[in-house]
RNA sequence: GCUGCCUUAGCUCAGUCGGUAGAGCAACUGAUUCGUAAUCAGUAGGUCCGCGGUUCGAAUCCGCGAGGCAGCACCA
Repeated sequence: GCUGCCUUAGCUCAGUCGGUAGAGCAACUGAUUCGUAAUCAGUAGGUCCGCGGUUCGAAUCCGCGAGGCAGCACCA
């Protein structure tokens, strides 16, 4: 340099055909307990990597850019 894949909650990841963004864990509150852990119930938490485009409507489609992973090429 070329090709492919990935980027969504604090972490790990889902998200179908474009139509109200989710789960587990973690956090917080409460219940339970003599107390802790565990368990149970609940609450909060989002620039869907950025910009632009298409569309009535974009996490999802298109373009450009950024970061990461893998393969290939180059290395006079």
Predicted 3D model of a 76-nucleotide RNA (transfer RNA) from an uncultured Rhodospirillales bacterium. Its mean pLDDT, the model's own confidence on a scale to 100, is 81. It matches the Rfam family "tRNA". It was read from a public genome assembly.